[in-house]
RNA sequence: CCUUGACAAAGGCAAAACCUUCGCAAGAUGGUGACGCAAAGCCGUGGGACCACAAAAGAACCUGUGGUUUGCCAGGUUGCCAAA
Numbered sequence: 001c002c003u004u005g006a007c008a009a010a011g012g013c014a015a016a017a018c019c020u021u022c023g024c025a026a027g028a029u030g031g032u033g034a035c036g037c038a039a040a041g042c043c044g045u046g047g048g049a050c051c052a053c054a055a056a057a058g059a060a061c062c063u064g065u066g067g068u069u070u071g072c073c074a075g076g077u078u079g080c081c082a083a084a
Base pairs, nucleotide, nucleotide: 004082005081012037013036017032018031019030021028022027035071041077042076043075045074046073047072048069049068050067051066052065053064054063
C1' cells in the first nucleotide's frame, strides 16, 4: 500500500415513532429517540421505487417533463483501527 473485517480498541452515524419548520406531494431541516449500520461518509452517474404536472386514456398502467429516495441496488470517490 492492497485485500479482508474480529467476543479487539477509540470512536462515529441514526430506523420507526413523536414534536417543530419547509414542501402541492413524494419527502426534507432541527430536536427527542435507537431499529440497525464497517463506510448507514460524500456524489443523483446507471437501474429500481415513489411524487407532481401534461398528453393519451377514461380507475390505474404504458409515454414525456420536473422532483424525491445514497438507510433500495450498483458505480465513482474519500476515510478510523488492526486480529486472522
A computed fold for an 84-nucleotide RNA from a Gemmatales bacterium, annotated as c-di-GMP-I riboswitch aptamer. Rfam family: c-di-GMP-I riboswitch aptamer. Gene Ontology term of the family: cyclic-di-GMP binding. It was read from a public genome assembly, where an Rfam model found it.